[in-house]
């Protein structure tokens, strides 16, 4: 005094919806559609292993779960704290 990963914090933050029936309400329920960016699936390089297999990234994939008004939530970005490592 450069940087680094947890965790709190603030400030941005995207993408998708109808019909029917219900309700005091976008309440709730049913169909049919969709949308990826909480979380979770699946794997390319390579890597292990005699093999069988097994590890193994993403905003990729799938779409379980979540969502499809506004709210909240939000993946990731900046700042800001707090403590560890530490040249």
């Nucleotide at each position: 005094g450069a940087g680094g990963a947890a965790u709190c914090u603030c400030u941005g933050g995207a993408g998708a919806a109808c019909a029917c029936a219900u309700u005091g309400a976008g309440u709730u329920g049913u169909g049919u559609g969709c949308c990826g960016a909480a979380g979770g699936u699946g794997c390319a390089a390579g890597g292990c292993g005699a093999g069988a297999g097994c590890c193994g990234a993403a905003u990729c994939u799938c779409u379980c779960a979540g969502g499809c008004a506004a709210a909240c939530g939000g993946a990731c970005a900046g700042g800001g704290a707090c403590g560890c490592a530490g040249a």